[in-house]
Molecule: SAM riboswitch aptamer (S box leader)
Organism: Echinicola salinicaeni
């Protein structure tokens, strides 16, 4: 580094470096020198693994993960509703639904 499953509207931050972009790509919007992302230490969280309690569900935190916003919202396909021009079909826009897709973990197998 692939594959197949499975999750993805729940939860959880301080301090110490360092210093300008970060939020996976695009648009959007957002975070951000009143110091973001990153790293380091400490400290939570409990998603899958694990072990426990007879079991629904619940405790632990050994292993991976995680700790601003729903995977931050959409991107692609289909249906519903509103809009727009000029009546309808199409078309543009927003919107709600449902599926795919793409990303992320987390078991399994290579």
């Nucleotide at each position: 580094g692939a594959u197949u499953u499975a999750u993805a509207c729940a939860g959880a931050a301080g301090a110490g470096g360092u210093g300008a972009g970060a939020g996976a790509c695009a648009g959007g919007c957002u975070c951000a020198u009143a110091g973001a992302c990153c790293c380091u230490c400490u400290g939570g969280c409990a998603a899958c693994c694990u072990g426990g309690a007879a079991a629904a569900u619940c405790c632990a935190a050994g292993g991976u993960g995680c700790c601003a916003a729903u995977u931050c919202c959409u991107g692609c396909c289909a249906a519903g509703c509103g809009u727009g021009a000029a009546u309808a079909u199409c078309c543009u826009c927003g919107u709600u639904u449902g599926g795919a897709a793409a990303u992320a973990u987390a078991a399994a197998u290579u």